[in-house]
RNA sequence: CGCUGCUCAGAGCAAAACCGCCGAAAGGCGGUGACGCAGAGCUACGGGGCUACGGCGGAUUCGUCCGCUACGCUCGCCGGGCCGCCAGC
Numbered sequence: 001c002g003c004u005g006c007u008c009a010g011a012g013c014a015a016a017a018c019c020g021c022c023g024a025a026a027g028g029c030g031g032u033g034a035c036g037c038a039g040a041g042c043u044a045c046g047g048g049g050c051u052a053c054g055g056c057g058g059a060u061u062c063g064u065c066c067g068c069u070a071c072g073c074u075c076g077c078c079g080g081g082c083c084g085c086c087a088g089c
Base pairs, nucleotide, nucleotide: 002089003088004087005086012037013036017032018031019030020029021028022027035076041082042081043080045079046078047077048074049073050072054069055068056067057066058065059064
């Protein structure tokens, strides 16, 4: 340096649920909590997924409702990029 995660060590992260806060929502942050994770570290670059405040179109009993739309979100959906621990080969 490359490949692998069968074995060792010391650590690390934290799903669901509940509480609080932020947000139109999806979702995020903090606390409790551990389902799991060898990159469950970082990055929305490609694909996928979620949401639709606003915008556009339509309907309307004028209260509102429906459709489309990412500029929002997801890296714990997959791939790419960057950085990194231990062990084995």